[in-house]
RNA sequence: GCCCUUGUAGCUCAUCGGAAGAGCAUCCGCCUUGUAAGCGGACGGUAGUGGGUUCAAUUCCUACCUGGGGCU
Repeated sequence: GCCCUUGUAGCUCAUCGGAAGAGCAUCCGCCUUGUAAGCGGACGGUAGUGGGUUCAAUUCCUACCUGGGGCU
């Protein structure tokens, strides 16, 4: 330098054109003599950045940035 791949909640990951979700963590409640475990609820996201396609983009296209891998 070229190619592939990754980026979504504090963390690990879903969702792959049509209202953005789960587990863990945090907080509150129930339970318990108390703690843990268990149960219920709440909180939390400009979906890496800019632009484009579309009635509609996390999703498709493009450039750049970031992590990983490969080739020379």
Molecule: transfer RNA
Organism: Minisyncoccota bacterium